Molecule: transfer RNA
Organism: Candidatus Yanofskybacteria bacterium RIFCSPHIGHO2_02_FULL_50_12
Formats: sequence, C1' cells, structure tokens
RNA sequence: GGGCGAUUAGCUCAGUUGGUAGAGCGCCCGGCUUACAUCCGGAAGGUCGCAGGUUCGAGCCCUGCAUCGCCCA
Repeated sequence: GGGCGAUUAGCUCAGUUGGUAGAGCGCCCGGCUUACAUCCGGAAGGUCGCAGGUUCGAGCCCUGCAUCGCCCA
C1' cells in the first nucleotide's frame, strides 16, 4: 500500500424486505429469608464509532474517515 470482517445498553450479542431499538448477564428497587445466595416481580440505562448523502422515513442502503482483528504485498 491492497483485500476482507467487526463497531448497537456497563459486558457478551441479536435486530427479518428501510417503518415505535431488543435479549442474556450485571447494577438498582421490591418480594422471599434471621441473614446472604438462589428464585420471583419491577425499574433505570442508547448521539446504534464519527461526518455526510439517498429517502416521507436509516441500526439497516451509498460515500469518506476512525478504531480493532485477519490475510496479501
């Protein structure tokens, strides 16, 4: 220098043909318990890496950039 993949909640990851952003774990509150854990119920938590474009509408399509990983030179 070239190619491919990844980037979404604190962590690990889903997200279908473009149409209200989700799960598990964790944190917090409540129940249960003498108490803790387990278990049950609930709540909070998101600029969807950044910037632009297309569209009535973008996590999803297009362009550039950034970071990480792999391969080639």